Annotation
Predicted 3D model of an 83-nucleotide RNA (c-di-GMP-I riboswitch aptamer) from a Bacillaceae bacterium. The prediction has a mean pLDDT of 89. Rfam family: c-di-GMP-I riboswitch aptamer. Its family is annotated with cyclic-di-GMP binding in the Gene Ontology. It was read from a public genome assembly, where an Rfam model found it.
[in-house]
Formats: sequence, C1' cells, structure tokens
RNA sequence: UUCCGAUAAUGGCAAACCUAUUGAAAAGUAGGGACGCAAAACCACGGGCCUAAGGUUUUCACUAAGGCAGCCGAGUUACCGAA
Repeated sequence: UUCCGAUAAUGGCAAACCUAUUGAAAAGUAGGGACGCAAAACCACGGGCCUAAGGUUUUCACUAAGGCAGCCGAGUUACCGAA
C1' cells in the first nucleotide's frame, strides 16, 4: 500500500413513526426519533422499483421530462487498523 473488516478507538449517518413545510403524486427539506449502516459518502451511467401532473386514449389503461444511491452493478473519493 492492496485485499479484508474486531463485541477495538475516534467521530459520522439515520429506517419506521411524529410535527412543520414544498410538491399533482412519488418524494424532498427542517426538527424530533433510532431500525440499522464500514462507504447508509458522492454520482441516475446500466438494470430494477415508485409516482403519473402533463400527454395519448371512448373507457380500461399506457407513458418520466418527476423521483429512489438505505435494491443491485459501474464510476469517483474517504476515517481507523486487530486477525
């Protein structure tokens, strides 16, 4: 240094739920709260998933230009150091 990952150390993040707020919704943001996380840091490039305002449609329905990185993969960066 790489792989790897302790019932180690130092710090970090924060699911569900609640409140406020933005949004058509999915969801985001802020506060509270911790189920968990060694990339639960960044990134919608590939797959996947959610929503369907607008559009198409006689209806049913279809559709991402909207989202999700705490679903997986790719890419970028990073703390600690037992075996």